[in-house]
Model confidence (mean pLDDT): 75 of 100. This is a predicted structure of a 160-nucleotide RNA (FMN riboswitch aptamer (RFN element)). It was read from a public genome assembly, where an Rfam model found it. Its Rfam family is "FMN riboswitch aptamer (RFN element)". About the family: The RFN element is a highly conserved domain that is found frequently in the 5'-untranslated regions of prokaryotic mRNAs that encode for flavin mononucleotide (FMN) biosynthesis and transport proteins. On this family, see Serganov et al., Nature 2009: "Coenzyme recognition and gene regulation by a flavin mononucleotide riboswitch". Rfam links the family to the GO term FMN binding.
RNA sequence: AUCUGUUCUCAGGGCGGGGUGAGAUUCCCCACCGGCGGUAAGGCGCACCUGCGCCAAGCCCGCGAGCGCCUCGGGUAAUCGUUAUGCGAUGCCCCGUGGGUCAGCAGAUCUGGUGCAAUUCCAGAGCCGACGGUCAUAGUCCGGAUGGAAGAGAGCGGUA
Numbered sequence: 001a002u003c004u005g006u007u008c009u010c011a012g013g014g015c016g017g018g019g020u021g022a023g024a025u026u027c028c029c030c031a032c033c034g035g036c037g038g039u040a041a042g043g044c045g046c047a048c049c050u051g052c053g054c055c056a057a058g059c060c061c062g063c064g065a066g067c068g069c070c071u072c073g074g075g076u077a078a079u080c081g082u083u084a085u086g087c088g089a090u091g092c093c094c095c096g097u098g099g100g101u102c103a104g105c106a107g108a109u110c111u112g113g114u115g116c117a118a119u120u121c122c123a124g125a126g127c128c129g130a131c132g133g134u135c136a137u138a139g140u141c142c143g144g145a146u147g148g149a150a151g152a153g154a155g156c157g158g159u160a
Stems, first nucleotide, its partner, number of pairs: 003158008016030004031140002033129002035063004042055005058127002066105002068101004072096004078090005109125005131143003
């Protein structure tokens, strides 16, 4: 080096203009934004013979947060059993740094060019975006969230 234990740190961007209206950053027209890992023929740097390092996809492969479902634990009240406090069973609802996920909700890309090779390059035209709230329907406002997390980095130790 590699594998591994542990601790710490970090880990999301965007409504500007106009229209309608009593009311809209929610509708309509224009505008704006793109988490993490992988892949890569592009870019940069080193070597300059082969190569090496870093960066490079919202819509290619996978992951994450959110909702749903299942499960585990806890709580409240209810029903049934029980003589009864209680206990047991059922199961609505609520809670959780809990576990799982069939992917359930699960999102979105084509055309032309170059080329051995590109849904990744170049050009053009498209498309997508949890849940709850709101004088009016939200990717961009407010909220759960001073949360959680894919992962990234650093410290200390073990392994050889």